Model confidence (mean pLDDT): 86 of 100. This is a predicted structure of an 86-nucleotide RNA (c-di-GMP-I riboswitch aptamer) from an Armatimonadota bacterium. The organism belongs to Armatimonadota, within Bacteria.
[in-house]
RNA sequence: GAUCGACAAAGGCAAACCCGUCGAAAGGGCGGGGACGCAAAACCACGGGCCUAAGGCUUUUAUGCUAUGGUCGCCUGGUCGCCGAA
Numbered sequence: 001g002a003u004c005g006a007c008a009a010a011g012g013c014a015a016a017c018c019c020g021u022c023g024a025a026a027g028g029g030c031g032g033g034g035a036c037g038c039a040a041a042a043c044c045a046c047g048g049g050c051c052u053a054a055g056g057c058u059u060u061u062a063u064g065c066u067a068u069g070g071u072c073g074c075c076u077g078g079u080c081g082c083c084g085a086a
Base pairs, nucleotide, nucleotide: 004084005083012038013037017033018032019031020030021029022028036073042079043078044077047075048074049071050070051069055066056065057064
């Protein structure tokens, strides 16, 4: 240095749920509480998946289609990175 991840140490993050708030909405964002979990659960929405459908489209008018809205704590890829037992 690479790989790897311990009943190690020091710290970190925070699912569901509740309250407030933003939003047309979201399996959505933010703040507070909370802790299921996480060695990248730090960052990037380029690719796939998934959620939503304001606006638009169709005119079989609806339980339809559509992302320019979201999700990195769904996966892949990329960037950066703490600690050091086997």